This is a predicted structure of a 93-nucleotide RNA (SAH (S-adenosyl-L-homocysteine) riboswitch aptamer) from Comamonas antarctica.
Its Rfam family is "SAH (S-adenosyl-L-homocysteine) riboswitch aptamer". On this family, see Wang et al., Mol Cell 2008: "Riboswitches that sense S-adenosylhomocysteine and activate genes involved in coenzyme recycling".
The model forms 100% of the base pairs in the Rfam consensus.

RNA sequence: ACCCCCAAGGAGCGUUGCAGCGGUCGGUCCGAUCCAUCAUCGGACCCACUGUCAGGCUUGGGGUUCCGCUCUCCGCAACGACGCUCACCUGUU
Numbered sequence: 001a002c003c004c005c006c007a008a009g010g011a012g013c014g015u016u017g018c019a020g021c022g023g024u025c026g027g028u029c030c031g032a033u034c035c036a037u038c039a040u041c042g043g044a045c046c047c048a049c050u051g052u053c054a055g056g057c058u059u060g061g062g063g064u065u066c067c068g069c070u071c072u073c074c075g076c077a078a079c080g081a082c083g084c085u086c087a088c089c090u091g092u093u
Stems, first nucleotide, its partner, number of pairs: 001065001003063007010086006018056001020052005026046008055079001
């Protein structure tokens, strides 16, 4: 550093829906079956539609692999579409 897992960053309900993921239509390409075309099946890509979807982010811990590395000390969060409700803190009345 990639990936996976766990925890934390208050919480609940509702709405929308980008990415991701699933499904379907169409197109292109490749492979297989077929003597060949057609057709069928599988895979990849593009597009449209549809379903799901607001911790996908950051920090810390753990793990595999890879890379790097002198040591010590100190400090510590910032964010997360929209609406409503609650919690917590502060101030005013």
The prediction has a mean pLDDT of 76.
NCBI's taxonomy places the organism under Bacteria, Pseudomonadota, Betaproteobacteria, Comamonadaceae, Comamonas.